Predicted 3D model of a 213-nucleotide RNA (Group I catalytic intron) from Methylotenera sp. NCBI's taxonomy places the organism under Bacteria, Pseudomonadati, Betaproteobacteria, Nitrosomonadales, Methylotenera. The sequence was found by an Rfam model in a public genome assembly. The model forms 94% of the base pairs in the Rfam consensus. Rfam family: Group I catalytic intron. About the family: Group I catalytic introns are large self-splicing ribozymes. They catalyse their own excision from mRNA, tRNA and rRNA precursors in a wide range of organisms. The core secondary structure consists of 9 paired regions (P1-P9). The family has 12 seed sequences and 5,602 matches in Rfam 15.1. On this family, see Cech, Annu Rev Biochem 1990: "Self-splicing of group I introns".
[in-house]
RNA sequence: CUACAGUCUUGAAUAAUAAAUCGAGCCCUUUCUGAGAAAUCUAUAAGGUGUAACGCGUCAAACUCGGUGAAAGCUAAACUCAGAAAUGAGCAAGCCAAUACCGAGCCAAGCUUAAGCGAAAAUGCUUUUGAAGGUGUAGAGACUAGACGGCGCGGACCUAAAGCAGUAAUGCAAUGGUCAAGGUAUAGUCCAGCGCACAAACAGUAGUUAUUA
Repeated sequence: CUACAGUCUUGAAUAAUAAAUCGAGCCCUUUCUGAGAAAUCUAUAAGGUGUAACGCGUCAAACUCGGUGAAAGCUAAACUCAGAAAUGAGCAAGCCAAUACCGAGCCAAGCUUAAGCGAAAAUGCUUUUGAAGGUGUAGAGACUAGACGGCGCGGACCUAAAGCAGUAAUGCAAUGGUCAAGGUAUAGUCCAGCGCACAAACAGUAGUUAUUA
């Protein structure tokens, strides 16, 4: 550069599909708090027709014990209201659950502290300290792989501090930033207390329920 494909994520939501709707998250626009030289980041509110969101290499370990929250949705006693009644509406509370987090412990590579080994010196090797990050946090769960994760290198773009040039205006200049979110299991292989049908059991008004076949 050309061609083709896709272009918010997720719960309600299923055997599978999900247009509209409700909830949560992300992003965009505006607003506003704090930080900053600025770019930008952070917290708030409103709106949204969801436009846009990089490449290569490398790591694969811990995966344990506990705790605090959570919308929409489902059910709803007593009671209240309506009704002649049947019944309907509201509500305490419960259930399910997208998921928001915390403590202790533990962890691969890289970084970091200290000690030892080795050596002419250095690279290096072993143990160790700490920070970030992770685990904990799946449909109960087991395993494999990567990435949207960690680390390193690079790229595009933004800013212009230190510094350099200049009489100045200004220019150059990254060690400063941006390149969304999803991993409370992503892609898969299993497995399943998942799903469907029909029975039975405890609690319960009922939804429901790691009960049983």